[in-house]
A computed fold for a 62-nucleotide RNA from an Acidobacteriota bacterium, annotated as nadA riboswitch.
The sequence was found by an Rfam model in a public genome assembly.
Its Rfam family is "nadA riboswitch". Rfam classes the family as a small RNA. On this family, see Huang et al., RNA 2020: "Structure and ligand binding of the ADP-binding domain of the NAD(+) riboswitch".
């Protein structure tokens, strides 16, 4: 050079790191008109949910 595990650093534990996807939460907005319940648009965030594509760092396999 490839592959498989894996996250040590982390203000309790989890939690490398940027993208994508599906799929939730919380706000607003607009229709309809039922004040419900599904759903539309747009906006936020450690979503403690998965999938997946890089890339860091350990390890090990060849």
């Nucleotide at each position: 050079a490839g592959c498989u595990g894996c996250a040590a650093c982390a203000u309790c534990c989890c939690c490398g790191u940027g993208g994508a996807c599906u799929g939730g939460c919380c706000g607003a907005c607009a229709a309809a008109g039922a004040u419900a319940a599904a759903g539309g648009u747009c906006g936020g965030a450690g979503c403690g949910a998965g999938u997946u594509c890089g890339c860091u760092g350990c390890a090990g396999c060849g």